About this RNA
Bacterial small signal recognition particle RNA from a Chloroflexota bacterium, 100 nucleotides, folded computationally. The sequence was found by an Rfam model in a public genome assembly. Model confidence (mean pLDDT): 76 of 100. Rfam family: Bacterial small signal recognition particle RNA. Clan: SRP clan.
RNA sequence: GGUCGGGUCCUGCGCGGCGGUGACCUUCGAAUCGGGUCAGGUCCGAGAGGAAGCAGCCCUAAGAUGCGUUUUCCGGGUGCCGCAGGGGUGCCUGGCUCUC
Numbered sequence: 001g002g003u004c005g006g007g008u009c010c011u012g013c014g015c016g017g018c019g020g021u022g023a024c025c026u027u028c029g030a031a032u033c034g035g036g037u038c039a040g041g042u043c044c045g046a047g048a049g050g051a052a053g054c055a056g057c058c059c060u061a062a063g064a065u066g067c068g069u070u071u072u073c074c075g076g077g078u079g080c081c082g083c084a085g086g087g088g089u090g091c092c093u094g095g096c097u098c099u100c
Base pairs, nucleotide, nucleotide: 001097002096003095004094005093006092007091008090009086010085011084012083013082014081015079016078018075019074020073022071023070024068025066027064028063034059035058036057037056042051043050044049
């Protein structure tokens, strides 16, 4: 110097990671304007019984909290990651070969 590659570059796909978000799980959570059960007491009844129903208790809603074994969605100047395609001015690098 030649030649065949690879990387750097661009695009797409994928994987992981980060951030946010929803679900799920735990806990809390209704003086009254949720539900259930309703002591006591009240009311109706001659009575048997019945009715409404405060407190309490239980469940749950809106909402909040805790953690993340899982999961949905979104995002990026996330990753000396993987695959494919593109690109071939330049830079880096490997094989083979030629010349000095």